[in-house]
């Protein structure tokens, strides 16, 4: 330098024939307990890496860019 995959909540991640942003763990509150743990219920938490474009509508499609991993040279 070229190619491929990936970046979504604090962490691990689902969602890729365009239309509700979700799960587990963690965190907060409550129930239970003598207390804690486990369990159950509820809740908070997201510029979907960044900047543009297409579209009535973009995590999803297109372009550029940045970071991580792998392969080729």
């Nucleotide at each position: 330098g070229g190619g491929c995959a990936g970046g979504u909540a604090g962490c691990u991640u689902a969602g890729c024939c365009g239309g509700g942003a979700g799960a587990g763990c963690g965190c907060a509150g409550g129930a239970c307990u003598g207390a804690a743990g486990a369990u159950c219920c509820u809740g908070a938490g997201g510029u979907c890496g960044u900047g543009g474009g297409u579209u009535c509508a973009a995590g999803u499609c297109c372009c550029a860019u940045u970071c991580u991993g792998c392969c080729c040279a």
This is a predicted structure of a 73-nucleotide RNA (transfer RNA) from a Candidatus Heimdallarchaeota archaeon. It matches the Rfam family "tRNA". It is annotated as a transfer RNA. The same sequence occurs in records of 3 taxa. Model confidence (mean pLDDT): 84 of 100. RNAcentral holds the sequence, with entries from ENA.